This is a predicted structure of a 100-nucleotide RNA (SAM riboswitch aptamer (S box leader)) from Anaerovirgula multivorans. The sequence is in RNAcentral, with records from Rfam. The prediction has a mean pLDDT of 86. The model forms 91% of the base pairs in the Rfam consensus. Lineage of the source: Bacteria > Bacillota > Clostridia > Natronincolaceae > Anaerovirgula.
C1' cells in the first nucleotide's frame, strides 16, 4: 500500500537557522520577502503504553501547531422563480490503535 476502528468546530511562538513555495489531489479560494517549505527550540492536546488512590498528574511512543479536515466535489431533505443558502449523511482524506 490494503483491512477494522475511534476521533476530526477547541487548543498550541511577535523564537532560531533557512531561503521560494505553500495549503493531498481536480476546482475554487487563500497564504509567503512585513520571509513559504523544511529543520531545530518552544507549545498544544490526551490517541497508545508505563506509573499513580485519582487527577493530561508524570514519563515515553506519536500526533498537531493559517482559515471546520480552508471551501465545494456524491446522495437526500428544507427553502427558492433563478441564482443560490441551510441541514443530513456518504465518499475521499488525516491522525492513532489493532489487523493480514
Nucleotide at each position: 500500500g490494503c483491512c477494522u476502528u475511534a476521533u476530526c468546530a477547541a487548543g498550541a511562538g511577535c523564537g532560531g537557522u533557512g531561503g521560494a513555495g505553500g495549503g493531498a489531489a481536480g476546482g475554487g479560494c487563500c497564504c509567503g520577502a512585513u520571509g513559504a517549505a523544511a529543520c531545530c527550540c518552544g507549545g498544544c492536546a490526551a490517541c497508545c503504553a508505563u506509573a499513580g488512590a485519582a487527577a493530561g498528574u508524570a514519563u515515553g511512543g506519536u500526533g498537531c501547531u493559517a482559515a471546520g479536515u480552508c471551501c465545494c466535489a456524491c446522495a437526500g431533505a428544507a427553502u427558492g422563480u433563478u441564482a443560490g443558502u441551510u441541514c443530513u449523511g456518504g465518499a475521499a482524506g488525516a491522525u492513532g490503535a489493532g489487523g493480514a